Predicted 3D model of a 682-nucleotide part of an RNA (large-subunit ribosomal RNA, domain II) from a Pseudomonadota bacterium. The prediction has a mean pLDDT of 87.

Context: one part of a larger RNA
RNA sequence: GCCGGCGAGUUAAUCUCAGUCGCGAGGUUAAGCAAGGAGACUUGCGGAGCCGGAGCGAAAGCGAGUCCGAACAGGGCGUCUAGUGGCUGGGAUUAGACCCGAAACCGGGUGAGCUACCCAUGGCCAGGGUGAAGCGAGGGUAACACCUCGUGGAGGCCCGAACCUGCGGUCGUUGCAAAGACUUGGGAUGAGCUGUGGGUAGGGGUGAAAUGCCAAGCGAACCCGGAGAUAGCUGGUUCUCCCCGAAAUGCAUUUAGGUGCAGCCUCGGCGGCUGUGUCCUGGAGGUAGGGCUCUGACUGGGCUAGGGGGCAAGACGCUUACCAAACCCAAUCAAACCGUGAAUGCCAGGAUAUGAACGCCGGGAGUGAGACUGCGGGGGAUAAGCUUCGUAGUCGAGAGGGAAACAACCCAGACCACCGGCUAAGGUCCCCAAGUGCAGGCUAAGUGUGAAAGGAUGUUGGAUCGCUCAGACAACCAGGAGGUUGGCUUAGAAGCAGCCACCCUUUAAAGAGUGCGUAAUAGCUCACUGGUCGAGUGGUUCUGCGCCGAAAAUUUACCGGGGCUCAAGCCUGCCACCGAAGCCGUGGAGUCGCCUCUGGCGACUGGUAGGGGAGCGUUCCGCUCAGCGGUGAAGGCGGACCCGUGAGGGUCGCUGGAGCGUGCGGAAGUGCGAAUGCCGGC
Repeated sequence: GCCGGCGAGUUAAUCUCAGUCGCGAGGUUAAGCAAGGAGACUUGCGGAGCCGGAGCGAAAGCGAGUCCGAACAGGGCGUCUAGUGGCUGGGAUUAGACCCGAAACCGGGUGAGCUACCCAUGGCCAGGGUGAAGCGAGGGUAACACCUCGUGGAGGCCCGAACCUGCGGUCGUUGCAAAGACUUGGGAUGAGCUGUGGGUAGGGGUGAAAUGCCAAGCGAACCCGGAGAUAGCUGGUUCUCCCCGAAAUGCAUUUAGGUGCAGCCUCGGCGGCUGUGUCCUGGAGGUAGGGCUCUGACUGGGCUAGGGGGCAAGACGCUUACCAAACCCAAUCAAACCGUGAAUGCCAGGAUAUGAACGCCGGGAGUGAGACUGCGGGGGAUAAGCUUCGUAGUCGAGAGGGAAACAACCCAGACCACCGGCUAAGGUCCCCAAGUGCAGGCUAAGUGUGAAAGGAUGUUGGAUCGCUCAGACAACCAGGAGGUUGGCUUAGAAGCAGCCACCCUUUAAAGAGUGCGUAAUAGCUCACUGGUCGAGUGGUUCUGCGCCGAAAAUUUACCGGGGCUCAAGCCUGCCACCGAAGCCGUGGAGUCGCCUCUGGCGACUGGUAGGGGAGCGUUCCGCUCAGCGGUGAAGGCGGACCCGUGAGGGUCGCUGGAGCGUGCGGAAGUGCGAAUGCCGGC
């Protein structure tokens, strides 16, 4: 891991509701007793008790009333509706109470044969080195001291085996081993190592102290017991079909992943149009927009208190291109501004359509972590697959088609069957079902098939303003002058460093000069003008589609792919087709409603938590079938077999070898795929 077996809402008491049965202003016995019986038990007796038959008040008490109250106001609770006992079922409570699961707590015991420390009594430490004190001798001193040599053999001394240890490394890591092997280290006369016997025990011991050790796991050992501790937590909870079908919200909570009440679901009873959609009518209201009177904010200008600066200062002062209230003009802003003000929504009345709608009472729940998308807001950064409200949808609990793939997006709500048809979204060159469809435009970027500010003689269509056969635009030829080198400045400044001014003249035209240039001149050029040429040319703006801006990590990789250019891209219009579990057709099943009711018609039948209904099967018991069975029971294996929507039930063949079934009732150890389930097999 697979297979087989086992494996989870039970039982009792009390309460409550429903179904059903008995009796009924009553209903019912309990313990016990008696009779019968082999027993289980049955029948009778037993009225103690309990419930009901009257309530109200704290009570005295009164009573169809009573309490509060001064009240013959008012109001609360009652009266006006029958109960009670059994059986069955739903639910609650108390019990382990659906099952498994703690870490822990407490009690009584068992442990120091491991290990920690202690006590008693024993044992062990090759060899080598160093050479303390003391002592002796010699030297030396006044005497000591001191020096030298010898002797001596101290030491938690040195090197190093046994022994003890375990620092580094390698191997080992389903090992040789639940801590080892090899190598290299440390101690090795000491606070040394070690044998035997003994001691200390769990709110405890022991500890050269790590929370270490106390029998391979010690922040409190192990075993048994309290014990089925408790677990608002996790997991699991077993056959079928049918009807309905949620919630992830509000308030409260030592509450936030729990619970109570309400909301939403279901079932029963009662009410009987009260519900919902649309239209009309009438209302309440201050949102969006708008606005600036109010409350505030805010920009420019004016006017003008006050302040600042300057002058003056003896003083009334004078002045100001500074700041600035109020006021005026103009232009703005606001969730907590409004003299304005919708659409929707909400309330009511009426009409109409529809209706399993709606309301009340009662039984049973589940939910109280929601998610995304559009729209309206708050928070955040006008970030988040972010967060928090409102509103609608979808998912949740929803399959099918589309979006390459993709809960939440688009289309559409799956009762079953069909080798029939029509459509939706989306598509129709191939992968891939259907147009290489039609008409007219656009795009050249493979844009399409990812992006901004910003940039650009890309290109389409429009608007508008200029110039133009009295000749425009471009190109070419020619002119582009004089006062004058304008004045100032400056070393110089002559159109062309800078400042000021920007006139006049000759002209077809020519700036006190557009750019280059010079030290300054010079030179080139432009504006402007004539000629050549001969028809358009220039600016601004709106608009369609494109261009640049554009760098990322395994491999093209930002069309699903191939591939596509008057398209297989984009825009406008049109026709046809494909396309789903949608719709239609044919047949069938069920639920509900209605009816001229052995039948017909209509509507409906996705579904998690959950409510309700109807069934299948297993074991055992009672009755039943003058049931089946060695002429083969149960069990096992098998068949495109038969019946049933299904759980299942039959039949046949093989196997098997002794029991088993039908019908009607009854009672449960009553259905397994999951619980890191338990036991076994492989």